[in-house]
Predicted 3D model of a 142-nucleotide RNA (SAM riboswitch aptamer (S box leader)) from a soil metagenome.
Its mean pLDDT, the model's own confidence on a scale to 100, is 76.
Of the family's consensus pairs, 97% are formed in the model.
It matches the Rfam family "SAM riboswitch aptamer (S box leader)". Rfam's curators write: The SAM riboswitch is found upstream of a number of genes which code for proteins involved in methionine or cysteine biosynthesis in Gram-positive bacteria. Gene Ontology term of the family: regulation of gene expression.
The sequence is in RNAcentral, with records from MGnify.
C1' cells in the first nucleotide's frame, strides 16, 4: 500500500502510584488504586494445523502410485484421455503452533445522504431521534 473483520466473546494476583478511554467534544473508568511492566487464567478462530467433507478448475509442475515397456533377480530409457498429490472456493475439527483481544457497539458523536420530529410555513433553519454510506482508528494476512 492492499484485502478482511469490528453489535458475540473473555479477569484475577503482584509491582506502581495517577492517570485512562487513538484525537477533538461528549460521556464514563479510576486512592474501594489509572497507565506501564511481571505473572497466572481466559476468550476467540484472522494466519498455520488436520491421513476431515462437498464442490470446482485441468493450466502448470511432474513428485509418488499404478500399468506398458527398456537389456538382467532388482533398478534404470520411454510412453499413458489412469490414480494420487500441489491449486482454488465453501464447510467442519482441534487440551491450538504465530499473532490478537479480555469496562461500555471501535463508548457515543465529529463528514455526507434519507427518512422522522421541531421552528418558519415563501427562500430555509435546527436536530445527542432513526438507518445507511465514507473518513479516522483498531487487528489480521498479504
Nucleotide at each position: 500500500c492492499u484485502c478482511a473483520u469490528c453489535c458475540a466473546g473473555a479477569g484475577g494476583g503482584g509491582u506502581g502510584g495517577a492517570g485512562g478511554g487513538a484525537c477533538c467534544g461528549g460521556c464514563c473508568c479510576g486512592g474501594u488504586g489509572a497507565a506501564g511492566c511481571c505473572c497466572c487464567g481466559g476468550c476467540a478462530a484472522c494466519c498455520a494445523u488436520c491421513a476431515c467433507g462437498a464442490g470446482a478448475a485441468c493450466g502448470c509442475g511432474u513428485g509418488c502410485c499404478c500399468g506398458c515397456g527398456u537389456a538382467c533377480a532388482u533398478c534404470u530409457a520411454g510412453c499413458g484421455a489412469g490414480g494420487u498429490c500441489g491449486u482454488c472456493u465453501c464447510g467442519g475439527g482441534a487440551c491450538a503452533g504465530g499473532u490478537g483481544c479480555c469496562a461500555a457497539c471501535u463508548c457515543c458523536g465529529g463528514c455526507c445522504c434519507a427518512c422522522g420530529g421541531c421552528c418558519a410555513u415563501a427562500a430555509g433553519g435546527c436536530u445527542g431521534g432513526u438507518g445507511g454510506g465514507a473518513c479516522a482508528g483498531a487487528u489480521g494476512a498479504g